Molecule: c-di-GMP-I riboswitch aptamer
Organism: Cellulomonas marina
């Protein structure tokens, strides 16, 4: 350096609900809450779901795949 990933540290994210508020809606945003998560970080690029005004339109990265980056350091 790669790979990998522990009932290790130090730390991080945060479903399901329930407030808010945006949006036609799929959803997002904040704020509570943890079910998980070693990229559950970011990027719709292929697959797939979903949406809705049906069109060179949108949404999911916490459905798989694939790019980019990043802590830690047992076997």
């Nucleotide at each position: 350096a790669c790979a990998c990933g522990a009932c290790a540290a130090c730390g991080g994210c945060a479903a399901a609900c329930c407030c808010g508020u945006c949006g036609c809606g799929a959803g997002g945003c904040g704020g509570g809450g943890a079910c998980g998560c070693a990229a559950a970080g970011c990027c719709g690029a292929g697959g797939g779901a979903c949406c809705c005004c049906c069109g060179u339109g949108g949404u999911c990265a916490g459905c798989c795949u694939g790019g980019c980056u990043a802590c830690c350091g047992a076997a």